[in-house]
RNA sequence: CUCUCGAAAAGGCAAAGCUUGAGUAAUUGAGUGACGCAAAGUCACGGGUCCUAUUGGAUAUUUUAGGAUCGCCGGACUACCUCA
Numbered sequence: 001c002u003c004u005c006g007a008a009a010a011g012g013c014a015a016a017g018c019u020u021g022a023g024u025a026a027u028u029g030a031g032u033g034a035c036g037c038a039a040a041g042u043c044a045c046g047g048g049u050c051c052u053a054u055u056g057g058a059u060a061u062u063u064u065a066g067g068a069u070c071g072c073c074g075g076a077c078u079a080c081c082u083c084a
Base pairs, nucleotide, nucleotide: 012037013036017032018031019030020029021028022027035071041077042076043075045074046073047072048069049068050067051066052065053064
């Protein structure tokens, strides 16, 4: 000097629940509230899970199409501080 890890500091995000709105649904927006999170920032690219319709019929683990979930996992992009 570089890489990995991450104590401390400044902050950040915000689970469940409750109120309210949207959606057939999964789910999601806003407010409140904090379970937690070093990417709990963004992306539906791969997988998983879930919803709707369809297909298949044998009570299906099947087919096809659309959708949801990034706080399920992986990947990609970006980002504050940096002791041992």

Predicted 3D model of an 84-nucleotide RNA (c-di-GMP-I riboswitch aptamer) from Neptuniibacter victor. The model forms 85% of the base pairs in the Rfam consensus. The coordinates come from a structure-prediction model, not an experiment, and the mean pLDDT is 84.